[in-house]
Context: one part of a larger RNA
Molecule: small-subunit ribosomal RNA, 3' minor domain
Organism: Treponema porcinum
RNA sequence: CACCGCCCGUCAAGCCAUGAAAGCCGUGGGCGCCUGAAGCACGUGACCGCGAGGAGCGUACUAGGGCGAAACCGGUAAUUGGGGCUAAGUCGUAACAAGGUAGCCGUACCGGAAGGUGUGGCUGGAACACCUCCUU
Numbered sequence: 001c002a003c004c005g006c007c008c009g010u011c012a013a014g015c016c017a018u019g020a021a022a023g024c025c026g027u028g029g030g031c032g033c034c035u036g037a038a039g040c041a042c043g044u045g046a047c048c049g050c051g052a053g054g055a056g057c058g059u060a061c062u063a064g065g066g067c068g069a070a071a072c073c074g075g076u077a078a079u080u081g082g083g084g085c086u087a088a089g090u091c092g093u094a095a096c097a098a099g100g101u102a103g104c105c106g107u108a109c110c111g112g113a114a115g116g117u118g119u120g121g122c123u124g125g126a127a128c129a130c131c132u133c134c135u136u
Base pairs, nucleotide, nucleotide: 003099005096008092009091011089013086014085015084016083018081019080020079023076024075025074026073031068032067033066034065035064039061041059042058043057044056047054048053102123103122104121105120106119107118108117109116110115
């Protein structure tokens, strides 16, 4: 910087972080199923031993391994939503004066965008008329 003022939103450009998201990838843990070494325990007529017993076999427990379906968490991601910021982009002009249709609030519908209209409410609107009161 005082109306040659102030100022709103869409659209366009750039940057930043962020939400949603089919899909893809992954860590850890749990669950179910299969398999199951060594070992201990238990069982055991045939084998070994004169015998005590042993071997072998079986059962149970189990490290590990494999498979499966879920949950949680993390990463990534086509696409998509708004947000913030950025001297001089586009379109209009909504608000601030009665801002040129007073404005605002709730709600519904409509519209490129600010917004418009209907309906109810508020004065945090101006102007005019009348009445009452107060002051002079």